[in-house]
Molecule: transfer RNA
Organism: Exaiptasia diaphana
């Protein structure tokens, strides 16, 4: 230097063009003699930046950073 995956909640991950979501996890409640557990309900996001393309971008195209695997 070239290629290829990757990056969205406190993790560990979906969502491939039209409302941002589970799961654990934290906060409150109910139950318990208490703690967990179960069961309710909540809070937490400029979806890694920046720029294009679109009526409309977490999604599509560039170009940048960080990571991981390959090639020389």
């Nucleotide at each position: 230097g070239c290629c290829u995956c990757g990056u969205u909640a406190g993790c560990u991950c979906a969502g491939u063009g039209g409302c941002a979501g589970a799961g654990c996890a934290c906060u409150g409640g109910u139950c318990u003699u208490g703690u967990a557990a179960a069961c309710c309900a909540g809070g937490g996001g400029u979806c890694g930046g920046g720029a294009g393309u679109u009526c409309g971008a977490a999604c599509c195209u560039c170009c940048c950073a960080c990571g991981g695997g390959g090639c020389u």